[in-house]
Context: one part of a larger RNA
RNA sequence: CGUUGAUACUUGAGGGGAAUUGACUCUAGUACGAGAGGACCGAGUUGAACGAACCUCUGGUCUACGAGCUGUCCUGCCAAGGGCACCGCUCGGUAGCUAUGUUCGGAUCGGAUAAGCGCUGAAAGCAUAUAAGCGCGAAGCCGGCCCCAAGAUUAGGUAUCGUUUGAGACCCGUGAGAGAUGAUCACGUUGAUAGGCGUUAGGUGUACGUGCCGUAAGGCAUUGAGCCGAGACGUACUAAUCCGUCGAUC
Numbered sequence: 001c002g003u004u005g006a007u008a009c010u011u012g013a014g015g016g017g018a019a020u021u022g023a024c025u026c027u028a029g030u031a032c033g034a035g036a037g038g039a040c041c042g043a044g045u046u047g048a049a050c051g052a053a054c055c056u057c058u059g060g061u062c063u064a065c066g067a068g069c070u071g072u073c074c075u076g077c078c079a080a081g082g083g084c085a086c087c088g089c090u091c092g093g094u095a096g097c098u099a100u101g102u103u104c105g106g107a108u109c110g111g112a113u114a115a116g117c118g119c120u121g122a123a124a125g126c127a128u129a130u131a132a133g134c135g136c137g138a139a140g141c142c143g144g145c146c147c148c149a150a151g152a153u154u155a156g157g158u159a160u161c162g163u164u165u166g167a168g169a170c171c172c173g174u175g176a177g178a179g180a181u182g183a184u185c186a187c188g189u190u191g192a193u194a195g196g197c198g199u200u201a202g203g204u205g206u207a208c209g210u211g212c213c214g215u216a217a218g219g220c221a222u223u224g225a226g227c228c229g230a231g232a233c234g235u236a237c238u239a240a241u242c243c244g245u246c247g248a249u250c
Base pairs, nucleotide, nucleotide: 001151005161006160007159008158009157010156014148015147016146017145020048021047022046023045024044025043026042032037050105051104052103053102054101058099059098060097061096065092066091067090068089069088070085071084072083073082074081075080109143110142111141116136117135118134119133168246169245170244172188173187174186175185176184193239194238195237196235197234198233199232200231202228203227204226209222210221211220212219213218
């Protein structure tokens, strides 16, 4: 830009993905074989590699979370803290992101066939799977499974709304299941969209202060305390106000 307004849901021409395989058990120590050995067919179990999704578990990370420790400067000093030192170092660690973690997948099945195996059957009184005709038969082919898909310019379909009595979209704002920016998605007071606040999950691991004990270092009690990023639920306290723009041919 087109699809001759818009919103939602779709059909599927066409395209892409996937397609792998081992071992073991039963059948059965059966068939077969003098024995040694040892099946087809069929049924099941468990893996490898590969792929997808996810974070309950096991781990990793977690530079705005908690704690411990050193040097130094500062908050007048003590105590308690703050800055800097690779995040100063160390020990843990929520959400998120992750694999080595977890779950799932390859199939069953249908159609047409290959090699091959057949039925009926003449030419050629026989024979012959073939000449007419009809079957069976592969991890392969076409479907089936998953994904994209009407620029499929052949631009499809359905429902509903609307054409100045304006459907719908945008701008603007709050944001994240999204993200470089656009875009996408959620929400905009008829509101839980984000922040704040409350409760809580979870993390760290018993705060400060005070009291008691000890000459003191320190210990005990208050106390699973205090603090806490992203989690969950709730709550209009704050900000999403108001005003605008585009918008349906001849």

The part of an RNA shown here (large-subunit ribosomal RNA, domain VI) has 250 nucleotides and comes from a Patescibacteria group bacterium. The sequence was found in a public genome assembly. The prediction has a mean pLDDT of 89.